[in-house]
RNA sequence: CGGAGUGUAGCGUAGCGGUAGCGCACCGGGCUGGGGGUCCGGGGGUCGUGGGUUCAAAUCCCACCACUCCGA
Numbered sequence: 001c002g003g004a005g006u007g008u009a010g011c012g013u014a015g016c017g018g019u020a021g022c023g024c025a026c027c028g029g030g031c032u033g034g035g036g037g038u039c040c041g042g043g044g045g046u047c048g049u050g051g052g053u054u055c056a057a058a059u060c061c062c063a064c065c066a067c068u069c070c071g072a
Stems, first nucleotide, its partner, number of pairs: 001071007010024004018055001026042006048064005
């Protein structure tokens, strides 16, 4: 320098145009003398950044950023 892939909650991960879930973790409560365990309830996301298309974008298009891989 060229090509490809990935980027979603604290961590891991799903989501094929219709208002974002799951597990763990976290918070409150029950059971237990306590811990652990288990059960019930709850909070947390500008979907990497900026534009574009669309009635509507995590999803499609463009540029950029970060990381990984391949080639030179």
Transfer RNA from a bacterium, 72 nucleotides, folded computationally. The sequence was found in a public genome assembly. Its Rfam family is "tRNA". Rfam's curators write: Transfer RNA (tRNA) molecules are approximately 80 nucleotides in length. By type it is a transfer RNA. Its mean pLDDT, the model's own confidence on a scale to 100, is 83.